[in-house]
A computed fold for a 73-nucleotide RNA from a Thermoplasmatota archaeon, annotated as transfer RNA. NCBI's taxonomy places the organism under Archaea, Methanobacteriati, Thermoplasmatota. Its Rfam family is "tRNA". Rfam links the family to the GO term triplet codon-amino acid adaptor activity. The sequence was found in a public genome assembly. The coordinates come from a structure-prediction model, not an experiment, and the mean pLDDT is 82.

RNA sequence: GGGGUCGUAACUCAGUUGGGAGAGUGCCGCACUGAAGAUGCGGAUGUCGCCGGUUCAAGUCCGGCCGACCCCA
Numbered sequence: 001g002g003g004g005u006c007g008u009a010a011c012u013c014a015g016u017u018g019g020g021a022g023a024g025u026g027c028c029g030c031a032c033u034g035a036a037g038a039u040g041c042g043g044a045u046g047u048c049g050c051c052g053g054u055u056c057a058a059g060u061c062c063g064g065c066c067g068a069c070c071c072c073a
Stems, first nucleotide, its partner, number of pairs: 001072007010025004019056001027043005049065005
């Protein structure tokens, strides 16, 4: 230098064919307990890597850039 895969909550990840942004763990509160743990209930979390384009509508499609990993040279 060329090619491929990936980037979503604090962490690990899902999100299928474009139309509600979600799960588990963690965090906070309440119940329970002598206290804690476990359990149950409730709650707060996101510039969907960044910029632009297409579309009535984009995490999803297209282009560029950035980053991680792999392959080729």